[in-house]
RNA sequence: AAAUGAGAGUUUGAUCCUGGCUCAGGAUGAACGCUGGCGGCGUGUCUAAGGCAUGCAAGUCGAUCGUGUCAAGCUUUUAGCUUGAUGCGAGGCAAACGGGAGAGUAACACAUUAGUAACCUACCCCUAACUCGGGCAUAACUCGGAGAAAUCCGAGAUAAUACCCGAUAGUCAUUGCGCAUUAAUUGCGUAAUGUAAAGUUCCGACGGUUAGGGAGGGGCUUAUGGACCAUCAGCUUGUUGGCGGGGUAACGGCCCACCAAGGCUUUGACGGUUAGCGGGUGUUAGAGCAUGACCCGUCUCACUGGGACUGAGAUACUGCCCAGACUCCUACGGGAGGCUGCAGUCAAGAAUAUUCCGCAAUGGCCGCAAGGCUGACGGAGCGACGCCGCGUGCAGGAAGAAGCCCUUCGGGGUGUAAACUGCUUUUAUCAGGGACGAAUUCGUGACGGUACCUGAAGAAUAAGGGGCUGCUAACCUCGUGCCAGCAGCAGCGGUAAUACGAGGGCCCCAAGCGUUAUCCGGAUUUAUUGGGUGUAAAGCGUCCCCAAGCGGUCCGGUAAGUUUUUGGUUAAAUCCCCGAGCUCAACUCGGGGGCCGCCAAAAAAACUGCCAGACUAGAGAUCGGUAGAGGCAAGCGGAAUGGCCGGUGUAGUAGUAAAAUGCGUUGAUAUCGGCUAGAACACCAACAGCGAAGGCAGCUUGCUAGAACGAAUCUGACGCUCAUAGGACGAAAGCGUGGGUAGCGAAUGGGAUUAGAUACCCCAGUAGUCCACGCUGUAAACGAUGGGCACUGAACAUUGGAAGUUUCGACCCUUCCAGUGUUGUCAACCUAAGCUAACGCCUUAAGUGCCCCACCUGGGGAGUACGGCCGCAAGGCUAAAACUCAAAGGAAUUGACGGGAGUCCGCACAAGCGGUGGAGCAUGUGGUUUAAUUCGACAAUAAGCGAGGAACCUUACCAGGGCUUGACAUUCUGGGAAUCCCGGUGAAAGUCGGGAGUGCCGCAAGGAACCCAGUAACAGGUGCUGCAUGGUUGUCGUCAGCUCGUGUCGUGAGAUGUUGGGUUAAGUCCUUUAACGAGCGCAACCCCUACUCUAUGUUAAAUAUUCAUAGAGAACUGCCUCGGAUAACGGGGAGGAAGGUGGGGAUGACGUCAAAUCAGCAUGGCUCUUACGCCCUGGGCCACACACGUGCUACAAUGGCGAGUACAAAGGGUUUGCCAAACCGUAAGGUGGAGCUAAUCCCAUCAAAACUCGUCUCAGUUCGGAUUGAGGUCUGCAAUUCGACCUCAUGAAGCUGGAAUCGCUAGUAACCGUGAAUCAGCUACGUCACGGUGAAUACGUUCUCGGACUUUGUACACACCGCCCGUCACGUCAAGAGAGUCGGUGGUACCCGAAGGCUGGCUAUUUGGCCGGACGAAGGUAAAAUCGAUGAUAGGGACGAAGUCGUAACAAGGCAUCCGUAGCGGAAGCUGUGGAUGGAUCACCUCCUU
Repeated sequence: AAAUGAGAGUUUGAUCCUGGCUCAGGAUGAACGCUGGCGGCGUGUCUAAGGCAUGCAAGUCGAUCGUGUCAAGCUUUUAGCUUGAUGCGAGGCAAACGGGAGAGUAACACAUUAGUAACCUACCCCUAACUCGGGCAUAACUCGGAGAAAUCCGAGAUAAUACCCGAUAGUCAUUGCGCAUUAAUUGCGUAAUGUAAAGUUCCGACGGUUAGGGAGGGGCUUAUGGACCAUCAGCUUGUUGGCGGGGUAACGGCCCACCAAGGCUUUGACGGUUAGCGGGUGUUAGAGCAUGACCCGUCUCACUGGGACUGAGAUACUGCCCAGACUCCUACGGGAGGCUGCAGUCAAGAAUAUUCCGCAAUGGCCGCAAGGCUGACGGAGCGACGCCGCGUGCAGGAAGAAGCCCUUCGGGGUGUAAACUGCUUUUAUCAGGGACGAAUUCGUGACGGUACCUGAAGAAUAAGGGGCUGCUAACCUCGUGCCAGCAGCAGCGGUAAUACGAGGGCCCCAAGCGUUAUCCGGAUUUAUUGGGUGUAAAGCGUCCCCAAGCGGUCCGGUAAGUUUUUGGUUAAAUCCCCGAGCUCAACUCGGGGGCCGCCAAAAAAACUGCCAGACUAGAGAUCGGUAGAGGCAAGCGGAAUGGCCGGUGUAGUAGUAAAAUGCGUUGAUAUCGGCUAGAACACCAACAGCGAAGGCAGCUUGCUAGAACGAAUCUGACGCUCAUAGGACGAAAGCGUGGGUAGCGAAUGGGAUUAGAUACCCCAGUAGUCCACGCUGUAAACGAUGGGCACUGAACAUUGGAAGUUUCGACCCUUCCAGUGUUGUCAACCUAAGCUAACGCCUUAAGUGCCCCACCUGGGGAGUACGGCCGCAAGGCUAAAACUCAAAGGAAUUGACGGGAGUCCGCACAAGCGGUGGAGCAUGUGGUUUAAUUCGACAAUAAGCGAGGAACCUUACCAGGGCUUGACAUUCUGGGAAUCCCGGUGAAAGUCGGGAGUGCCGCAAGGAACCCAGUAACAGGUGCUGCAUGGUUGUCGUCAGCUCGUGUCGUGAGAUGUUGGGUUAAGUCCUUUAACGAGCGCAACCCCUACUCUAUGUUAAAUAUUCAUAGAGAACUGCCUCGGAUAACGGGGAGGAAGGUGGGGAUGACGUCAAAUCAGCAUGGCUCUUACGCCCUGGGCCACACACGUGCUACAAUGGCGAGUACAAAGGGUUUGCCAAACCGUAAGGUGGAGCUAAUCCCAUCAAAACUCGUCUCAGUUCGGAUUGAGGUCUGCAAUUCGACCUCAUGAAGCUGGAAUCGCUAGUAACCGUGAAUCAGCUACGUCACGGUGAAUACGUUCUCGGACUUUGUACACACCGCCCGUCACGUCAAGAGAGUCGGUGGUACCCGAAGGCUGGCUAUUUGGCCGGACGAAGGUAAAAUCGAUGAUAGGGACGAAGUCGUAACAAGGCAUCCGUAGCGGAAGCUGUGGAUGGAUCACCUCCUU
């Protein structure tokens, strides 16, 4: 100087936390999809280290030598010589480099560091010396032979820088001796022995030998570092070391003989799996994590395995030998081959290029050189595979064309975008010029006529991909209708989809864009930086203890850790900074930094370590008295229970919610006495004591362990924690052997309950429970809280000990130590700080710190499988994976719910009265039927409901007949006034035809209303969707609630207020109070009614009253008394017409039920359009085996019938109404016409029940009236389907109604009649209103139902009509077991034994030849090990649509649940035994405060 850390979605109704899953970023040797203009620089078989056709990839040297061929020249021409080219061979050097690949390898293979006094080194450089004399062969060649070939054999000839011998030689090698020092095989001196050479030549030079040194290269060794599995814990015989040999360049068990018995290992040996290693690369704030393509270094490999030779160097990619597999040639005898070099080919695969150009440059080999060779290399080609750069035009151009899309139909968007006008020419194209790279004077360029420059023409040659619900930038329409499909996660789609598909628009990136795969990040989600374990996953059941980790005070020393400084190394490239070169950049070059490491030296001495010394505060020992259900053993005791014996005594007993099985007249139960057995120890007894935990309880004794306190006598850090190393203890159940067995009691039997009841309840009852010995080793073995030490503000109780005070002694009191607990409700005070997600913890920490151990890392699969260890067994310990889900979970909140609790209210129950349910009828509904029986309403909250009037109409339904701009609306054109009458046809609608009529406004043209015809826009739909809606309504409920502002509390959801104490009809009021206020509800204001007064008054003959209208007054707990907090309020009383909201009505909070209604109306969307529209006739909505609801009438004497006699209120009435008197008819009714537009007249009488008198006398009747027959009346166009009424006749069921159920608390119920709406009439017994007569009962809140408030539990939130468990059946998937079968891998034993080197022998002409030995690859046989594939079958697991059986769990889940264990059962499960609270409720005890 630079660099330097982001989160989000998803568990819930909501919240906080825990925790997983997912996303946004970067990267790649990538691949795939769609698309594709140019250039530069890089990069390109990750798979089959699978197989390879073809060509090339290592040769060169004539300045070492022999020889052949060709050409040219010369010459003395059968010949020779020279030069050049070329071939064969000998010889030299190279071929061990360069290039490729990553199979093997977990290793001194690699990296870093150090060593080699234990070593080698051709070519190159330097130094010194030397280079003398001789000799034997042999290839090419010639001849002969074998063979298909490869190739080989024999004979003959020859050269050298080939080979051999001799000479010479020192500092060279070996050996001996002496001296010196050394760690030594070291150094120095000396002696003996031994070993060299090569020439060519153009005279320039190039070589050769010996010795020493250098540079570069290599061998070997050391320390350190880097993978996984312990379900691999023991491994090893050349193994570990020694002596002596061999071997090597060199040390060494490297090899051999002998000797010893060692060596390695929890700091992970051995085994298995995987893997080349490093520089680096990707990512990251960093620490890390992942990775090892390209480039560089290094190792290893070269068809597979073994082996040596040559050489300076190899155990040799394009050398040799042997064996094996494979391919090829063959004349079948035998041979040849090795692309993991460059291209290329087949195969494999998702996938990876040209059989290119050139040695011009750089480099390598050979050569004196010229030069040759070089698929190293330099280049080009192909691929968007990556990075970088450029372009596809620029400016102007409408309040804005067309097209397309949307629309509220007005318009808006695409959009200055286009068109159009002007300009430019990067790029591409064409033409002209034209390099650097050459080092080196000349000459020399594959790339390449390339880069680059100039010019020309022309916007010309050039845009796509993905996305648009949230995360995440970007929205509308149509289509589809849980279909088709989407999806990274959450999730979308079931008729209004911004999530599917399309269109338009928009967003992001751009020659690319997306997807997939993989890595890092986010993920503090393995936490060193930087996490946790009470309840979320997580403290071993407890203790002891080895290794290991950590460790008190002081002094001295040391310098391993630590710190500082210096030096070396840490290859280059990469990275960062600065600068430079390609037009920029990518890329490349230069300089600097860094690479956090290792080694060495020096210094410091605080801390840790080590050594030595000392101390007493930790720890231990000693002494003293003390408390205790601590442990083990023996003995003893009483109560209870059962059995047996005897007595008394008689019919039951026992058991349960109720029963039954059982026991009992063979005498039970009960009761008394005696005997006996086993097990457990009431009271004391206490959240008291002891113990490490499990656990421990009658009393006494013995043995034994630990603790606290006090003393301060001793030791002198002796301590703490402890693994996956070890040991001990360890409830209950269970197991073995032998006892014992009273009670209880799995299993089992029986009885109940039940739909069933393998259960809960009852009667029996075996193991077991008990004892001894042995095993098992687990529990909710819990404080769900590991151990130790230290620190942090109080109070109280209690157990043990001590001290002080006091006392004769003690008690009391105070203080200290150790332990066990508590700090809350009434109700003031306390739990503070701190921590925690909250709940909560708080000196007994879950606070603050240190040390050590154990354990956790999403849910399920699973504490399961396999393997191992332990066990007699049951089983325990250790302990996965595939697969599957997006959650599982903790705490707390608001609701809802509970066969939880508390308080309160309501005709909710109770107390009463009357009904329904039974009958007949009426009416509505379901069902059925039908051509149609139109539609809607379905618990409460549908069913005498919409409908307050279905014969036609209504009418929406059905059959038939008709119409198509339509029955209805608006606009346009033409004609006609409108209108009225008649005829034909038809069931009608309609259709065909004729006639009369000419109006209003305007001067006229023409116009207005209406009619007819035509035209198309449109009309029309009771068609669908009430789950698209408005409006309206029901219900909870006239219940007392529902909220807000500010404040406060809580991380938050939320809480408070609104709870509490009283009170009320009331969240009404008072009071208290971290709340203070407010709003919608309650109440009041409004209407009717009860009383009085005033005023007015039509009607009425008049007055008064009544009455009507309008107003006023009156009631407010105002007064008294009592209770109560003196309050609110309550009880009683007075007065009053009325008394505590006087009675009634209207009035219905926030909301709930996707409640009801598209058919009352309105309305979005969809749908029909000569019909799903409209008109008409007839039918249907009235059907009828049946079921339900609502009513009427009854069943009779509180009655029926007959006769007589009283008393209302409120309504209605002129378009066609109400209709009097009188008359006719038995009556319905008719005739009639007065009066009335209504306080006048009428309906309307006398209302009926009531009352009086008479009769009937308990019966299917003088009850009841259904049904049916006959005859009539009225309305209406029309009473057949299908009206009402009247008269006569008929005279059914029914004798008070099962289970069950409804209404009503006072002028109410009950009974009685009256009126009205609708309406021509009426199926009205309905509905709404009106009056008349006029009760009974309420102890009370246990229960039923509904509701309100508080509290509690919850696994519910679609909220209990919830949630949810297991078997069974079906389908799919993965893993394990499995009689076995098949294959791979590594080793062991034995057999066989190639090449080869070593070794022994024989032979011999020198190099040789032959025979043998051990070793030795491949192969064979055998038994094991291990890994994998496959396998009938059986078992479990996961998932799957609304399958089957039950109901286990969540509320007290209806038997509290759960843990361990055992038995049993279709299944959840049940039962026994011990344990936990992670149990509701009630009561009691303890504790605390006063």

This is a predicted structure of a 1490-nucleotide RNA (small-subunit ribosomal RNA) from a soil metagenome. The RNAcentral record of the sequence draws on MGnify. Model confidence (mean pLDDT): 81 of 100.